[in-house]
RNA sequence: GGCGUCGGAUGGAUAGCCGCUGGCCUGACUCUGUUUCGACAGAGUGGGGGCGAGAGGAAAGUCCGGUCUCCGCAGAGCAGCGUGCCGGUUAACGACCGGGGGGGACCUCUCAUAAGGGGUCUUUACGGAAAGUGCCACAGAAAAUAUACCGCCGCCGGAUUCGUAAGGGUUCGGAGGUAAGGGUGAAAUGGUGCGGUAAAAGCGCACCGCGGUCGGAGUAAUUCGGCUGGCAGGGCAAACCCCACGCGGAGCAAGACCAAAUAGGGGAGGAGGAGCGGCUCGCUCCGUCAUACUUCCGGGUAGGUCGCUGGAGCCACAUAGUAAUGUGUGGCCUGGAUGAAUGGCUAUCGCUUUUGUUCCCGCAAGGGGACAGGAGUACAGAAACCGGCUUAUAAUCCGGCGUCUGCC
Numbered sequence: 001g002g003c004g005u006c007g008g009a010u011g012g013a014u015a016g017c018c019g020c021u022g023g024c025c026u027g028a029c030u031c032u033g034u035u036u037c038g039a040c041a042g043a044g045u046g047g048g049g050g051c052g053a054g055a056g057g058a059a060a061g062u063c064c065g066g067u068c069u070c071c072g073c074a075g076a077g078c079a080g081c082g083u084g085c086c087g088g089u090u091a092a093c094g095a096c097c098g099g100g101g102g103g104g105a106c107c108u109c110u111c112a113u114a115a116g117g118g119g120u121c122u123u124u125a126c127g128g129a130a131a132g133u134g135c136c137a138c139a140g141a142a143a144a145u146a147u148a149c150c151g152c153c154g155c156c157g158g159a160u161u162c163g164u165a166a167g168g169g170u171u172c173g174g175a176g177g178u179a180a181g182g183g184u185g186a187a188a189u190g191g192u193g194c195g196g197u198a199a200a201a202g203c204g205c206a207c208c209g210c211g212g213u214c215g216g217a218g219u220a221a222u223u224c225g226g227c228u229g230g231c232a233g234g235g236c237a238a239a240c241c242c243c244a245c246g247c248g249g250a251g252c253a254a255g256a257c258c259a260a261a262u263a264g265g266g267g268a269g270g271a272g273g274a275g276c277g278g279c280u281c282g283c284u285c286c287g288u289c290a291u292a293c294u295u296c297c298g299g300g301u302a303g304g305u306c307g308c309u310g311g312a313g314c315c316a317c318a319u320a321g322u323a324a325u326g327u328g329u330g331g332c333c334u335g336g337a338u339g340a341a342u343g344g345c346u347a348u349c350g351c352u353u354u355u356g357u358u359c360c361c362g363c364a365a366g367g368g369g370a371c372a373g374g375a376g377u378a379c380a381g382a383a384a385c386c387g388g389c390u391u392a393u394a395a396u397c398c399g400g401c402g403u404c405u406g407c408c
Stems, first nucleotide, its partner, number of pairs: 001404010012349007020054002023051004028045007056379001060390002063388005068251004075285004080247005085099005100126001101124009127242002132240002134236003149182002151178003155174008190208006209231001210229008255306004265297005277289003313332008350377012
């Protein structure tokens, strides 16, 4: 240098002209009130003047968690929902950090191209299959009450053939042994290798796995080692289910206040003191309210102010920690709209790509620079706020790991 994989950052700049929205200060005018007659307070109007500010890494999705608001004096249970290895961080989370187990890619060790061990990177919806129920289509002999399709092996009998004979070959039938080899499948009843056998098989042995037991390390998940036993059908719970832990509900169109208008409208219902019913998803109990309540028809209003942005805030340095993050010191204040503001034009650059000319480096492959022309410049727009996750993204840059090629 190329390729693969994982992670992170930025995401256009400058100038001029015209324009938009808010905040603060100042000032002018109008109205009302007060006045010690200096002026003060409130409301409205004006774009008069000045100083500032004005979208994002995702503002998207609305998938999680909260702050905040309202209801319930308050509670318990069931149903329902959520999470699911261990430890830590956080306001909290289903998030994040670290560790463990499983899977994968590459490299490597082993007599061997084996099972397996080790390393690096990556990934993980990771409690329980011995509480129960259920499913594993098709293919296949067979997916559980396990079994024999093609085969392999020897035995008995028939036919045929070679041979001097012993004996051998081919073929048909019968009764047996077998599950090592092949086939089907996502998965075939521990795996690999050696020995052994008529052919085979934990039949025996070594290693791995599994069960039992003892000990060590670790906060833990888990892991290492000794001894021992030839020891067997598995998978799926992102199937129902079981177990552990957790959860009141609704949400800024929450809610509070002001002004105005109308019809203090009309009908039906159950029930009547341990009472129908209401009490922010459903059911039950408890508690409480008590003419509240359920329901139908009809009428008025849809205006304004607040909530509304100073925060679990941001930046820098130091410090503790493997890290997430915490602590301390110092500094900073950065939209608040309400049919919804931050834009338009011009010019010059930046970046990407392409064409032409030219220069340089190199053995080569190829790479780099200058000038001129053309084309392009991503995803995308607040609406109460914050922490995460997910999705979209032209282009540029910075890293971790692996591998290939060339040079020294």